[in-house]
Context: one part of a larger RNA
RNA sequence: UGACGGGGGCCCGCACAAGCGGUGGAGCAUGUGGUUUAAUUCUAUGCAAAGCGAAGAACCUUACCAGGGCUUGACAUGCCGCAAAUCCUCUUGAAAGAGAGGGGUGCCUUUGGGAACACGAACACAGGUGGUGCAUGGCUGUCAUCAGCUCGUGCCGUAAGGUGGUGGGUUAAGUCUCGCAACGAGCGCAACCCUCGUGUUUAGUUGCCAUCGUUGAGGUUGGAACCUUGAGCAGACUGCCAGUGAUAAGCUGGAAGAAGGUGAGGAUGACGUCAAGUCAUCAUGCCGCUUAUGCCCUGGGUGACACAUGUGCUACAAUGGCCGGGACAAAGGGUCGUGAUCCCGCGAGGGUGAGCUAACUCCAAAAACCCGUCCUCAGUUUAGAUUGUAGGCUGCAACUCGCUUGCAUGAAGCCGGAAUUGCUAGUAAUUGCCGGUCAGCCAUACGGCGGUGAAUUCGUUCCUGGGCCUUGUACA
Numbered sequence: 001u002g003a004c005g006g007g008g009g010c011c012c013g014c015a016c017a018a019g020c021g022g023u024g025g026a027g028c029a030u031g032u033g034g035u036u037u038a039a040u041u042c043u044a045u046g047c048a049a050a051g052c053g054a055a056g057a058a059c060c061u062u063a064c065c066a067g068g069g070c071u072u073g074a075c076a077u078g079c080c081g082c083a084a085a086u087c088c089u090c091u092u093g094a095a096a097g098a099g100a101g102g103g104g105u106g107c108c109u110u111u112g113g114g115a116a117c118a119c120g121a122a123c124a125c126a127g128g129u130g131g132u133g134c135a136u137g138g139c140u141g142u143c144a145u146c147a148g149c150u151c152g153u154g155c156c157g158u159a160a161g162g163u164g165g166u167g168g169g170u171u172a173a174g175u176c177u178c179g180c181a182a183c184g185a186g187c188g189c190a191a192c193c194c195u196c197g198u199g200u201u202u203a204g205u206u207g208c209c210a211u212c213g214u215u216g217a218g219g220u221u222g223g224a225a226c227c228u229u230g231a232g233c234a235g236a237c238u239g240c241c242a243g244u245g246a247u248a249a250g251c252u253g254g255a256a257g258a259a260g261g262u263g264a265g266g267a268u269g270a271c272g273u274c275a276a277g278u279c280a281u282c283a284u285g286c287c288g289c290u291u292a293u294g295c296c297c298u299g300g301g302u303g304a305c306a307c308a309u310g311u312g313c314u315a316c317a318a319u320g321g322c323c324g325g326g327a328c329a330a331a332g333g334g335u336c337g338u339g340a341u342c343c344c345g346c347g348a349g350g351g352u353g354a355g356c357u358a359a360c361u362c363c364a365a366a367a368a369c370c371c372g373u374c375c376u377c378a379g380u381u382u383a384g385a386u387u388g389u390a391g392g393c394u395g396c397a398a399c400u401c402g403c404u405u406g407c408a409u410g411a412a413g414c415c416g417g418a419a420u421u422g423c424u425a426g427u428a429a430u431u432g433c434c435g436g437u438c439a440g441c442c443a444u445a446c447g448g449c450g451g452u453g454a455a456u457u458c459g460u461u462c463c464u465g466g467g468c469c470u471u472g473u474a475c476a
């Protein structure tokens, strides 16, 4: 000087407390461990691995296994030879491939040849998701959006080092202020960026309003006031008032205001820590493979199942369930797409194929909600697992191993031990909608969007994590 302390002081955070809802019990989905297996490819392992890499494992993907094949190779450059190439048919084979036959010649040219593509041979070489993240770059997680981490000059100390950064106040903040052997500066904080909330200017089509018209319809006409959509500007700064404070920084209350003291949310992550993670995104040193640890193909596996565990979904009901009728969004996506209308089908779906390259058309029905009927506390008109059967769709192909519909079946479950978790407001809870990936889909995941919409916070003694000062130490 640090680190540590079941030392002290001050302070903060959904850390506790006060509340609300969960997990842990059930069924299922999914990830992991273990076991099994020819293979169950590999990575990630306290917080910070485990619905993670994977924003889509039937083939492909695919790295794994079995079998069938290839050896200058699926891919690149160089040298030589032959021949343009693409194309069609047959045999064999699970396919990859192997064999045979047919047709057919193009472009440039100095007529020698050349370019492109294919084939053959020998080599240099290719190739590798093989190893090492403890050889590395790059990227990332974490402490932590915590308020810290440093430097120049000066001063103090023999030196390590200190001072400044301590102290009195204050702040979300090393934020600001006063004081001070310090005076300044840099990386962080804040601000500058994006979205939302208010007003105004401008622009009006496909959107908005009015008018004409209609059962429903419509390129009828007019407008820019509203709504809305873009672009620009304004607005919030403790600016004003009172109190308090040290006449400061600030704090408390008030006014005006759409918004008030960081307005709400996001992006933004200092010096460093964990030899943290990644050689399987990529790049790369070294090591090892080279008729194989490389490459092609078929089938299988990654989907196994006594069990253990994480994350979720659905429930256990009457604040509910079934049925009938009625109402209100936002944000997205669409031409190899979205698919209206009409017909068929109980339905999934099939046929038809209008409009839309989209403020025009389609996905599209929002659902919780409201009104009405039934059910009356039961394992039920709860819950829906499991299984049987008959279908539909995608796709060469749904057996291993897809999704979905109808009928039948109707399991556990009556609110969950010890323990543990999220959340402070348009939040929790609850309720649907959309998207990416994608032929299809194991999505209950992930990322967004709106609807309805709470309770509680006395406070900082305790638990936990962190910051500053101080103290002890046989630790570095």
Stems, first nucleotide, its partner, number of pairs: 001476002003473003007470007015460002019423005026314008034305002042053001064300007073125001077124002080120002087102006107114002127289001130287003136283002138278003141274001143272001148187006154163003167178003193266004198234007208223003212218001237260001240254005303442001316416001320375002323372004332363003337356002342351003382413001387408007429452007
Molecule: small-subunit ribosomal RNA, 3' major domain
Organism: Telfairia occidentalis